Transfer RNA from Candidatus Nomurabacteria bacterium RIFCSPHIGHO2_02_FULL_35_13, 73 nucleotides, folded computationally. NCBI's taxonomy places the organism under Bacteria, Bacteria candidate phyla, Candidatus Nomuraibacteriota.

RNA sequence: GCGCGCUUAGCUCAGUUGGUAGAGCAACUCAUUUACACUGAGAAGGUCGGGGGUUCAAGUCCCUCAGCGCGCA
Repeated sequence: GCGCGCUUAGCUCAGUUGGUAGAGCAACUCAUUUACACUGAGAAGGUCGGGGGUUCAAGUCCCUCAGCGCGCA
C1' cells in the first nucleotide's frame, strides 16, 4: 500500500426485513443480617467511534475519516 472483519451502557456482548435501543456482570438505593457476604426488589446509566448522504423514518443502507485485529504484498 491492497483486501476482509470489528467499533452499541463502566466491562462482555445481542439487536431479525430500516419502524419506541436491550441482556448479563459491575456500581448505586432499599429489604434481609449485630455486621459483611449471599439472596430478593428497585432505580439509574447510551449524541450506537467522528462527519456527511439516502429515506417519512438509520444502530441497520451508501460515502468518508479514525482506532483495533487478521491476511496479502
Record summary: The prediction has a mean pLDDT of 81. It matches the Rfam family "tRNA". Rfam classes the family as a transfer RNA. Rfam's curators write: Transfer RNA (tRNA) molecules are approximately 80 nucleotides in length.